[in-house]
Context: one part of a larger RNA
Molecule: large-subunit ribosomal RNA, domain IV
Organism: Amorphochlora amoebiformis
């Protein structure tokens, strides 16, 4: 001087991105036990007390009760939760970058939309056969995409892309059919050529329907007997002009937004507003008990994290031999 253990006056997070690390708590048996809830939990909530040895005495015993009785220290050692409150986000158990990510992703149960009538759809790397899964399955079955318990919901737009449907209509090739003209010609109305025209497929426009399909949901302006604000009205512009709910938000530039709360003192953290730079309804919106080695904030306990280090034990290093 490092590694690993162990102890430590007085303070007790003053450390430090952050209580990371340590420390505290820990068993058993009494006792008690909030808020909220989906009524199941929450819960070991959280607080509180007790434990050893001796005798008696009840019992089959575990054990219990009375009484006595030693230490600082009776769960005497090992093993062996710290706990409580606010808020995100994900319902939950669970899954995952084998070797730098464990999660707020990824699954899920549940809901929807679709395709699917059986040689199903739909897969086995183009196309094709066979063949085989689906499936010894049958529409409450099977595949595909979305969101993702549970509750309260889930607006408005089909112009645009895309699916679906399909009466009619337009455009629509080649082959077939072929007026008419040209060449040539052995005169056999024969050879080549030319080619309007007719009928005409998918397709594409036309016509319509679909958003739990791929998306998308204005601007400028005038008014109310202080001021302000604008229920109201004008006007342009769209396919339609963002409804409920939420909101400085895992979205908010200015922003450390104004207001409260908590601290002596708060860019974080709560509850509020709403001026939403650029929130919003299954790309699912807004609650949510439970739950999480998730993330963010306070409180209590409790520590060498730290004010400020010191000291032992043990292995290295190092330096003398």
């Nucleotide at each position: 001087c490092g590694g690993u253990g162990c102890u430590u006056a007085a303070g007790g997070a003053a450390c430090u991105c952050g209580g990371c690390a340590a420390a505290u708590u820990g068993a058993c048996u009494c006792u008690g036990u909030a808020a909220c809830u989906u009524u199941g939990g929450g819960a070991u909530g959280a607080g509180g007390a007790g434990u050893g040895c001796c005798u008696u005495u009840a019992u089959g015993a575990a054990u219990a009760a009375a009484g006595g009785u030693g230490u600082a220290a009776u769960a005497c050692a090992c093993a062996a939760g710290g706990a409580a409150g606010c808020g995100g986000c994900g319902a939950c158990u669970g899954u995952u970058u084998a070797u730098u990510a464990a999660a707020a992703a990824c699954a899920c149960a549940g809901g929807a939309c679709u395709c699917u009538g059986c040689u199903a759809a739909g897969u086995g790397c183009a196309u094709a056969a066979a063949c085989a899964c689906g499936a010894u399955g049958u529409a409450u079955u099977g595949g595909g995409u979305c969101u993702g318990a549970c509750g309260c919901c889930u607006g408005c737009c089909c112009g645009g892309u895309g699916c679906c449907a399909u009466u009619g209509g337009g455009u629509g090739a080649a082959a077939a059919c072929g007026a008419u003209g040209c060449g040539u010609a052995u005169u056999g109305u024969g050879c080549g050529u030319u080619a309007a025209g007719u009928a005409u497929a998918a397709a594409c426009c036309u016509c319509g329907g679909u958003a739990a399909a791929c998306g998308g949901c204005g601007g400028c302006u005038g008014u109310a007997a202080c001021u302000c604000u604008g229920a109201c009205g004008g006007u342009c512009c769209u396919a339609a002009g963002g409804u409920a709910g939420c909101g400085a938000a895992a979205u908010u530039c200015c922003u450390u937004g104004g207001c409260g709360g908590g601290u002596a003192a708060g860019u974080u953290c709560c509850g509020u507003c709403c001026u939403g730079c650029a929130u919003g309804a299954a790309u699912g919106g807004c609650g949510u008990a439970a739950c999480g080695a998730c993330c963010g904030c306070u409180u209590c306990a409790c520590u060498g994290u730290c004010u400020c280090a010191a000291g032992c034990a043990u292995c290295g290093g190092c330096c003398c031999g």